[in-house]
A computed fold for a 74-nucleotide RNA from Psilotum nudum, annotated as transfer RNA. RNAcentral holds the sequence, with entries from ENA. Taxonomically the source falls in Psilotum (Eukaryota, Viridiplantae, Embryophyta, Euphyllophyta). Rfam family: tRNA. Rfam classes the family as a transfer RNA.
RNA sequence: GGGUUGGUAACUCAGUGGAUCAGAGUAUAUGGUUCCGAACCAUGAAGUCAAGGGUUCAAAUCCCUUCUAACCCA
Numbered sequence: 001g002g003g004u005u006g007g008u009a010a011c012u013c014a015g016u017g018g019a020u021c022a023g024a025g026u027a028u029a030u031g032g033u034u035c036c037g038a039a040c041c042a043u044g045a046a047g048u049c050a051a052g053g054g055u056u057c058a059a060a061u062c063c064c065u066u067c068u069a070a071c072c073c074a
Base pairs, nucleotide, nucleotide: 001073002072003071004070005069006068007067010026011025012024013023028044029043030042031041032040050066051065052064053063054062
């Protein structure tokens, strides 16, 4: 230098066939329970879907550029 795959919550991931308002588990906060904890139960918070632009009535999802990680080729 060329190519492939990936980037979504603090962590691990789903969603990529364009339209339900962006979800799950773990972790975390509050309350319950307990002598106190753990476990369990209930409720909640947490995301500019890597960045910018484009197409569209509508984009995490399609297109372009850039950044970044892993791997392959040279």